[in-house]
RNA sequence: CGUCAACAGCGGACGGCCGCUCCAUCCGAAAGGUUGGGGAGGAAAGUCCGGACUCCUCAGGGCAGGAAGUCCCGUCCACGCGAGUGAAACGGGAUUUCGCAGACAAUAAUCUGCGAAAAGGAUAGCGCCGCAGAAAACAUACCGCCUUCGUUUGCGAAAGCGAUGAGGGUAAGGGUGAAAAGGUGGGGUAAGAGCCCACCGGGCGAUGCCGUAAGGCGCGCCGCAUGGCAAGCCCCUUCCGGAGCAAGGCCAAAUAGGGGACGAUGCCGCUGCCCGCGGCGCUAGAGUUCCGGGUUCUGGCCGCUGAGAUAAAUGGCUGUCAUCCCGAAAGGGAAACAGAAUCCGGCUUAUAGCUGUUGGCGUUUC
RNA sequence: GCCCCCGUAGCUCAGUCGGUAGAGCAGUUGACUCUUAAUCAAUUGGUCGACGGUUCGAAUCCGCCCGGAGGCACCA
Numbered sequence: 001c002g003u004c005a006a007c008a009g010c011g012g013a014c015g016g017c018c019g020c021u022c023c024a025u026c027c028g029a030a031a032g033g034u035u036g037g038g039g040a041g042g043a044a045a046g047u048c049c050g051g052a053c054u055c056c057u058c059a060g061g062g063c064a065g066g067a068a069g070u071c072c073c074g075u076c077c078a079c080g081c082g083a084g085u086g087a088a089a090c091g092g093g094a095u096u097u098c099g100c101a102g103a104c105a106a107u108a109a110u111c112u113g114c115g116a117a118a119a120g121g122a123u124a125g126c127g128c129c130g131c132a133g134a135a136a137a138c139a140u141a142c143c144g145c146c147u148u149c150g151u152u153u154g155c156g157a158a159a160g161c162g163a164u165g166a167g168g169g170u171a172a173g174g175g176u177g178a179a180a181a182g183g184u185g186g187g188g189u190a191a192g193a194g195c196c197c198a199c200c201g202g203g204c205g206a207u208g209c210c211g212u213a214a215g216g217c218g219c220g221c222c223g224c225a226u227g228g229c230a231a232g233c234c235c236c237u238u239c240c241g242g243a244g245c246a247a248g249g250c251c252a253a254a255u256a257g258g259g260g261a262c263g264a265u266g267c268c269g270c271u272g273c274c275c276g277c278g279g280c281g282c283u284a285g286a287g288u289u290c291c292g293g294g295u296u297c298u299g300g301c302c303g304c305u306g307a308g309a310u311a312a313a314u315g316g317c318u319g320u321c322a323u324c325c326c327g328a329a330a331g332g333g334a335a336a337c338a339g340a341a342u343c344c345g346g347c348u349u350a351u352a353g354c355u356g357u358u359g360g361c362g363u364u365u366c
Numbered sequence: 367g368c369c370c371c372c373g374u375a376g377c378u379c380a381g382u383c384g385g386u387a388g389a390g391c392a393g394u395u396g397a398c399u400c401u402u403a404a405u406c407a408a409u410u411g412g413u414c415g416a417c418g419g420u421u422c423g424a425a426u427c428c429g430c431c432c433g434g435a436g437g438c439a440c441c442a
Stems, first nucleotide, its partner, number of pairs: 001362010012321007020039005026033002041337001045348002048346005053244004060275004065240005070094005077086003095119001096117008120235002125233002127229003142174002144170009154161002182200006201224001202222004207218004248302004258291005266280004293441003323334004367438003371434003376391004385422001393409005415431001417429003
């Protein structure tokens, strides 16, 4: 310098003309017009989380179900007169663990760099671990190693060696696997083994120091069989009532104020179940459901907004400059993803081009 | 706008407390027949919608996208 990837930021600026929509204002009987002002995004998206808000018996008991789960800080919000306390989704940092690469002769140790983590519990219980392999979980003996007792018309003068049968010991070595019951080295042994020792690893501790804490570094004790999966069932701790603006409130208009079926230890209310509670009803029948009808921009206002509804507006043309591409120049061309619908906070996904940071690769020069 | 569900062979479906995917129809080839259909026999065909994660191992578990389908106005 080029290129690729990840992340972050911006994602055209200032004008002119003509429109669209909402609000205010003035003119007008009305239709409509004047003047002034507001008018898409970083994701408005997916609707994946959390909250506000609204209603339902201010939500009682149990089961079922769901969410979160290392530590600290920040944060919606709640409680409190207050200091403060608790604390959402999520964000930042740290710790620990793991993965990859490198270093050391070597490792499940140590160090360095980069990256990842939905990170409580696997001696609470259940379940699964296919194939391969001897063995896959209160271990196991296929080959191998060692050894005992036999056999031998193999060799040998013999001791013995070899071959072979039965039994025993052994987890060092081979082989299988994602995973084989701590690792390396030494001692030891018939051969082996934490059997013993050193270092490392691991477990335990009313333990010392450091740190707000998770935790780290030590110290002491224990040779230390008991794997993995909990984004399998599950257990533990903490928390969660339900529905959603088509929530919900007020007003108005209209009708065939219609018909059929079901319907009583019934129905509705908290939308899975049981109990409790409240309401309605018990055949002149609550309610459910089907057909039909009315309202019509799916009625008006509020909820609702310094964009804001009718699910419908937020645009088009053009000038200068800026970016990129083509061209010698004049000049010409390109510019992503996408579009509000109660509001807010997050997460995720999409995104041309430009800028920055980090990392990888390549080229050139010193 | 809000809520719920589904995606496996050409079509209709099974398989979801993980172990490497099937059935029927359709298709292809052969037999039978003068020929076709029917029948019989054999056979092809799947990245389980896409991507990522957990795991030794994912159609199955988790996350996130994509596509499709359905329900919900008010009055009486």